[in-house]
Molecule: RNase P RNA; transfer RNA
Organism: Verrucomicrobiia bacterium
C1' cells in the first nucleotide's frame, strides 16, 4: 500500500427571530399574559421473547395445552448474553450452529426401481439340469436423495459374503488420566443399529389468564335478598327444607359469602372525556476493585419528555462533511433510517456516511 | 397504544409434505342471416417476499411486507 476479519463511537454544529408542549414562579379573576428551566432514538420501529406493575370472589394440586433443549456461568427473568465443548466452513484473522432421544413405540420415504426397512432378488456370478426350470450368492451392474448398511488387503469358496484374519475407522460399556462440566487422551471388552422428531411421540425444565384502552378514585349510613329458571324427594296443599343442577371462560379434584346484587338518604363530577396510575428507575455518567468475559461490588456526581392517541417545529446567517460545474474567484445540490405514549432487560429489522482500536493474508522498501 | 386473523391467475376459491382442483372472466372454433345462449378447445401469469429444516415446502419453522377485525376506565 492492497484485500479482509472483529468490535466501539458518532450520525451535522453554533447564533438570531417566530411558534408549540410540560413544570415552576409572578400577574389577572372572565381572560387567558409575562419570566425561567427542560423537551425523541440507537433503533423511540416490528410487537418476537422475558420481567416489573395492575385486575380477575379461588390462583392451591393433577391432567391437558404451550414453550425450550450441548456444558458451565450471568441475570429480577428469558427462547437473551458470556466463556468453553462437539460438528461444519475459511490459507488465515474468524464465522455458522432449533446441538436431548431414531438402541421405547407409531407414521412417512413421491417418481424410478426386483426391493424403501418386513425381508426379498431385475441383470449378473456359480452349481445342477430332461434346456422348461430348480438351487446357492449379495462381491459387481442398474434405479434412486437414500439400497440392507464397516473401508482396504488377505485367507477361504463351485461362486461368494465380518463367514474368518490383519490394519484403519464407527458406536456402546468398563477402567484410568486431565477438566467443575460438556468433553478429550489411553487401555480392555463387546456390537453391527438406513433417513426423518422445524412428523406424532418419549425424556427433562419452565408455564393460571388478561394487559395501562390494565386498573383506582363511590366513600359513609340504613333497608332487603342470597342466584334466576328447571328436575326429583319430604308434604293433602301452600310455605319451607334437602338433593341434583348452577357459578368459578380447557377439564378433574377442589372452592363458593369474610362476598355480592338492588333500593333509600347524603356529598361530588360531566360525554369538548377532568384527576390518579405517569415517570426516581433492576436509572445514567465517571473512578476503583473482583472476574477471561457476560456481569457484580464500592465510592462520588446527576435528574434527563410525560400527551386529549394531538408538543418536540419553521425561516435566515455562519461553519462542518460529501458531490457536481468552473482556469481561478465562486455557484448549485445533498446530510441517512426514522419519530416517545406505563416502565425496564433482550432479540430482530431499517440506516447516506464518518472516525477509532485490535488482528489476518499478500506485495514493496529499509 | 394493545390483542387477534388473513395473503393461492384479472375476480371468487379448494388443497396443507411428492408435477396446484373448480367456477366466473379472457382467446379461438362449431352453430346462426348476425348475435346471445349452448357445446368443443386453449393459454399465460399464479401459492405476498426472504432465509432455514427436509431427498423434496403452497403446506413445517423464523424474519419482513401488506390487508382486515376487536378493545376507550367510575359511567
Nucleotide at each position: 500500500c492492497c484485500a479482509g476479519a472483529u468490535u466501539a463511537u458518532c450520525g451535522g454544529c453554533u447564533g438570531a427571530u417566530c411558534g408549540c408542549g410540560u413544570g415552576a414562579g409572578c400577574a389577572u379573576u372572565c381572560a387567558a399574559g409575562c419570566u425561567u428551566a427542560c423537551g425523541a432514538g440507537g433503533a423511540a420501529a416490528g410487537u418476537c421473547c422475558g420481567g416489573g406493575c395492575a385486575g380477575c370472589a379461588u390462583a392451591g394440586g393433577g391432567a391437558a395445552g404451550g414453550a425450550c433443549a450441548g456444558u458451565c456461568g450471568c441475570u429480577a427473568a428469558c427462547g437473551g448474553c458470556g466463556a468453553c465443548c462437539g460438528a461444519g466452513g475459511g490459507c488465515g484473522a474468524c464465522c455458522u450452529u432449533a446441538g436431548g432421544g431414531a438402541a421405547a413405540g407409531u407414521g412417512c420415504c413421491a417418481c424410478a426401481g426386483a426391493a424403501a426397512c418386513g425381508a426379498a432378488a431385475c441383470c449378473g456370478c456359480c452349481c445342477c439340469g430332461u434346456c422348461a426350470g430348480g438351487g446357492g450368492u449379495a462381491a459387481g451392474g442398474g434405479u434412486g436423495a437414500a439400497a440392507c448398511g464397516a473401508g482396504c488387503g488377505g485367507a477361504g469358496u463351485a461362486a461368494g459374503a465380518g463367514c474368518c484374519c490383519g490394519c484403519a475407522g464407527u458406536c456402546c460399556u468398563c477402567g484410568c488420566c486431565g477438566g467443575u462440566g460438556a468433553c478429550g487422551a489411553c487401555g480392555a471388552g463387546g456390537a453391527g443399529a438406513g433417513g426423518u422428531a422445524a412428523a406424532c411421540c418419549c425424556u427433562g425444565u419452565c408455564u393460571g389468564c388478561u394487559g395501562c384502552a390494565a386498573g383506582g378514585a363511590g366513600a359513609u349510613g340504613g333497608a332487603c335478598c342470597c342466584u334466576c329458571c328447571c328436575g326429583g324427594g319430604c308434604c293433602u296443599a301452600a310455605a319451607g327444607c334437602c338433593c341434583g343442577a348452577a357459578g368459578c371462560g380447557u377439564c378433574c379434584c377442589g372452592c363458593u359469602a369474610a362476598g355480592g346484587a338492588u333500593c333509600c338518604a347524603c356529598c361530588g363530577u360531566a360525554a369538548g372525556a377532568a384527576c390518579c396510575g405517569c415517570u426516581u428507575g433492576a436509572g445514567c455518567a465517571c473512578a476503583c476493585c473482583g472476574g477471561c468475559a457476560a456481569c457484580g461490588g464500592u465510592g462520588c456526581g446527576c435528574c434527563u419528555a410525560g400527551a386529549u392517541a394531538g408538543a418536540u417545529g419553521a425561516u435566515c446567517a455562519g461553519c462542518c462533511g460529501g458531490g457536481g460545474c468552473u482556469c481561478c474567484c465562486g455557484c448549485c445540490c445533498c446530510g441517512a433510517c426514522a419519530g416517545a405514549a406505563c416502565c425496564c432487560g433482550g432479540c430482530u429489522u431499517a440506516c447516506a456516511g464518518a472516525u477509532a482500536a485490535u488482528c489476518u493474508g499478500g506485495c514493496c522498501c529499509g | 397504544g394493545g390483542c387477534g386473523g388473513c395473503g393461492u391467475a384479472g375476480c371468487c376459491a379448494a388443497g396443507c409434505g411428492g408435477u396446484a382442483a373448480g367456477g366466473c372472466a379472457g382467446a379461438g372454433g362449431u352453430c346462426u342471416g348476425c348475435a346471445a345462449a349452448a357445446c368443443c378447445u386453449c393459454g399465460a401469469u399464479g401459492c405476498a417476499u426472504c432465509g432455514g429444516u427436509u431427498c423434496g415446502a403452497u403446506u413445517c419453522c423464523g424474519a419482513u411486507c401488506g390487508c382486515c377485525g376487536c378493545c376507550u376506565c367510575c359511567a